Bacterial large signal recognition particle RNA from an Armatimonadota bacterium, 267 nucleotides, folded computationally. It matches the Rfam family "Bacterial large signal recognition particle RNA". About the family: The signal recognition particle (SRP) is a universally conserved ribonucleoprotein involved in the co-translational targeting of proteins to membranes.
[in-house]
RNA sequence: UCGUGCUAGACGGGGAGCCAGCGGUGCCCUGUACCCGCAAUCCGCUAUAGCGGGGUUGAAUUCCCGGCCCUCGGUGCGUCCACAACCUGGUUCAACAUCCGCGGGCGGCGUUCAUGGCUUGGCUCCGCGCAUCGGCAAGCAUGUGAACCGUGUCAGAGCCGGAAGGCAGCAGCACUAAGCAUGACUUCCCGAGUGCCGCGUGAUUCCCUCGCCGUAGUCGUUCCGCGUUGCUCCCGGGCGUAGGCGCAACAAAGGCCGGGUGCACGA
Numbered sequence: 001u002c003g004u005g006c007u008a009g010a011c012g013g014g015g016a017g018c019c020a021g022c023g024g025u026g027c028c029c030u031g032u033a034c035c036c037g038c039a040a041u042c043c044g045c046u047a048u049a050g051c052g053g054g055g056u057u058g059a060a061u062u063c064c065c066g067g068c069c070c071u072c073g074g075u076g077c078g079u080c081c082a083c084a085a086c087c088u089g090g091u092u093c094a095a096c097a098u099c100c101g102c103g104g105g106c107g108g109c110g111u112u113c114a115u116g117g118c119u120u121g122g123c124u125c126c127g128c129g130c131a132u133c134g135g136c137a138a139g140c141a142u143g144u145g146a147a148c149c150g151u152g153u154c155a156g157a158g159c160c161g162g163a164a165g166g167c168a169g170c171a172g173c174a175c176u177a178a179g180c181a182u183g184a185c186u187u188c189c190c191g192a193g194u195g196c197c198g199c200g201u202g203a204u205u206c207c208c209u210c211g212c213c214g215u216a217g218u219c220g221u222u223c224c225g226c227g228u229u230g231c232u233c234c235c236g237g238g239c240g241u242a243g244g245c246g247c248a249a250c251a252a253a254g255g256c257c258g259g260g261u262g263c264a265c266g267a
C1' cells in the first nucleotide's frame, strides 16, 4: 500500500414546558434520519445521566471535535403601535340615557275630616251541605205492540160418538208480556266559570264596606328652576392580549476549512 473479517461509533436535531438535574412519551419548529415494549394524576436514569430486546452500516466524502459563512425558528431585554377588564379627574347635556330629591305652576280630591294607621265584613280561595241547571238510567201514565212458540172468546172447517153431546183449535176481536215511542212527577248516579244560600278554614295585596285613631294636606304631571346620581364623550393611568422594529445569546437544515480516531489475518 492492497485484500478479507471484526469492534468503537452512527442510524436525526432543536425550542418551550415539566424536573434537584439528564433524557423520553406528549406540544411546537425543522426536515426525512430502522423496528418492538414502557410512559404526563407519568416512564427510565444519575454529571459515564432513558431502560430492555432486535436489525442495518461501520473506520472514513459517511464517526468525533473546533472554527467561519448563510439562515428557519423559538428565548430574553428594550422600544413603538392597536385592543383592553378596571381606576382618578372633568364635561356638553336632562333634547341625543334614566332614576331620585327640593321648590314653583296647573289640575283633581280634602274640616261635609282627605292622605295615613288599626280593625269588622264582603269580593276572592279551599272543604262540606243545600238548591239550581244539564246529562244517563229506573219507577209512573198514555199509546203502540205476538201469523205460530201468551190468555179469553173462538166464525168457517176438522175429530170422537148410534144419539145427546164432547174435544182440539186457525183467522178475526179483546186483553196483555218482552220491546218501542211520548210526556209531567219522583228517585239514584255523574258534571259545573251556576247561587244576594248555610257552616268552617284561610293568604297577600288591589277594590268595596263598618267602626275607631288622627288632623291638613295629598295625588298627578310631554310645564319651569335648582340639586344629586350618572349613560355618552374627553384627558390621564392601565392587569393583560396581539403585532412591528432593534439588540443579545442560542440555534435545526445547508455550505466551507482544519484537526483527531482502532483491532486481527494475509500478500
Base pairs, nucleotide, nucleotide: 001267002266003265004264005263006262009057010056011055012030013029014028015027020046021045022044023043024042034054035053036052037051038050063260064259065258066257067256068255069254071251073250075248076247077246078245079244080243082241083240086237087236089234090233100227101226102225103224104223105221106220107219108218109217116213117212118211121208122207124202126200127199128198129197130195131194132192133191134190135189137187138186139185140183141182142181143180144179150175151174152173153172158167159166160165
The coordinates come from a structure-prediction model, not an experiment, and the mean pLDDT is 76. It was read from a public genome assembly, where an Rfam model found it.